Model confidence (mean pLDDT): 81 of 100. This is a predicted structure of a 74-nucleotide RNA (transfer RNA) from an archaeon. The sequence is in RNAcentral, with records from ENA. RNAcentral records the identical sequence in 2 taxa. Rfam family: tRNA. The family's RNA type in Rfam is transfer RNA. The family has 954 seed sequences and 5,335,975 matches in Rfam 15.1.
[in-house]
Formats: sequence, structure tokens, C1' cells
RNA sequence: GGGGCUGUAGUGUAGCUUGGUCAUCAUAAGAGCUUUGGGAGCUUUUGACCCCCGUUCAAAUCGGGGCAGCCUCA
Repeated sequence: GGGGCUGUAGUGUAGCUUGGUCAUCAUAAGAGCUUUGGGAGCUUUUGACCCCCGUUCAAAUCGGGGCAGCCUCA
């Protein structure tokens, strides 16, 4: 330098093909209930679409350009 794949809460992950209500689940953290206390359990809250532009009534999803990581070819 060529080609391919990936990027979503603190962490992991679903959703992308076929655009549409508050973006899923687990975990973590805060609060509450329970307990003499701890642990476990239950309830609840907080928190994310890598960046920019475009298409559209509407973009995590479609198009273009970048950035980062991984694999592969030379």
C1' cells in the first nucleotide's frame, strides 16, 4: 500500500438484513424492603449508539468521508 471484519451504558451483549413508541438483557453503582448484622433475594433509579456530512417526516440501522482496533495479501 490492497482486501475483509469490528466499533452501542463502567464491563459484556441484543437490535442493523426489512429505518418507526421510552434502544434489549446481564453485570456494576446509588436508594429502599427483608436480616440483630453480613451475605443472598426482591423492588427501584442512574448510565451508551466512535466522529463529521448527506438522504428522509423520522437514522444505531441507508449513502459518502474520516478515526481506532483486529485478520489477511504483497